[in-house]
RNA sequence: GAUCGAAAAUGGCAAACGCCGCGAAAGCGGCGGACGCAAAGCCACGGGUCUAAAGCCGCGGAGCGGCCAUGACGGCCGGGUUGCCGAA
Numbered sequence: 001g002a003u004c005g006a007a008a009a010u011g012g013c014a015a016a017c018g019c020c021g022c023g024a025a026a027g028c029g030g031c032g033g034a035c036g037c038a039a040a041g042c043c044a045c046g047g048g049u050c051u052a053a054a055g056c057c058g059c060g061g062a063g064c065g066g067c068c069a070u071g072a073c074g075g076c077c078g079g080g081u082u083g084c085c086g087a088a
Stems, first nucleotide, its partner, number of pairs: 004086002012037002017032006035075001041081003045078003048073003055067005
């Protein structure tokens, strides 16, 4: 140094939920709060999942239904990349 994640230490992040805000929604941001996480730091490249505004189609019809990411999820998996500590 690499692989790896034992023992500890310094610390770090923050689920559900509540309040406020953004968004059509999924979801995101802030504050509180801790379920957990050795990358639960960062990145939508591959897979997967979620939503369906706009668009298209259908129904006589306000309206309803169907299809569909260009939207979202990194705390779904893989991958890339950066990082703390140091046993076997």

c-di-GMP-I riboswitch aptamer from a Clostridiales bacterium, 88 nucleotides, folded computationally. Rfam family: c-di-GMP-I riboswitch aptamer. Its family is annotated with cyclic-di-GMP binding in the Gene Ontology. Rfam describes the family as follows. GEMM was predicted in a large-scale screen for bacterial structured RNA regulatory elements. The source organism's lineage runs through Bacteria, Bacillati, Bacillota, Clostridia and Eubacteriales. The model forms 95% of the base pairs in the Rfam consensus.